Model confidence (mean pLDDT): 75 of 100. The RNA shown here (TPP riboswitch aptamer (THI element)) has 107 nucleotides and comes from a Gammaproteobacteria bacterium.
RNA sequence: GCCGCGUCUGAGGGGUGGCCUGCGCGACAGGCCUGAGACCCGGCCCACGGGAACCCUUUGAACCUGAUCCGGUUAGUACCGGCGUAGGAACAGGACCAUGCCUGCCC
Numbered sequence: 001g002c003c004g005c006g007u008c009u010g011a012g013g014g015g016u017g018g019c020c021u022g023c024g025c026g027a028c029a030g031g032c033c034u035g036a037g038a039c040c041c042g043g044c045c046c047a048c049g050g051g052a053a054c055c056c057u058u059u060g061a062a063c064c065u066g067a068u069c070c071g072g073u074u075a076g077u078a079c080c081g082g083c084g085u086a087g088g089a090a091c092a093g094g095a096c097c098a099u100g101c102c103u104g105c106c107c
Stems, first nucleotide, its partner, number of pairs: 001101002007094004011057004017033006039051004063088003069082004
């Protein structure tokens, strides 16, 4: 002098979908599918706002665009894969690790 993974604290980014049935004007109710996550409240019930949980923070496939995309599967679906070495996309510190490792000087 000492990284990284993991961990802690604070900060930030993100998505919250689809299908079936009932009612069918709307909203809502029940069930199902995938997933880490499809939840709650408010609202002018369109858009949206707030919160919880979950995931992700450049070593970035969390998430968005492309996309009313292409192929496949299914009762039906953004369900699976391609697209994707594509274009974007949000950080700062602590402790431990350390009876360890590296380096300088002296004997």
NCBI's taxonomy places the organism under Bacteria, Pseudomonadati, Pseudomonadota, Gammaproteobacteria.
Rfam family: TPP riboswitch aptamer (THI element). From the family's description: Vitamin B(1) in its active form thiamin pyrophosphate (TPP) is an essential coenzyme that is synthesised by coupling of pyrimidine and thiazole moieties in bacteria. The previously detected thiamin-regulatory element, thi box was extended, resulting in a new, highly conserved RNA secondary structure, the THI element, which is widely distributed in eubacteria and also occurs in some archaea. Analysis of operon structures identified a large number of new candidate thiamin-regulated genes, mostly transporters, in various prokaryotic organisms.
It was read from a public genome assembly, where an Rfam model found it.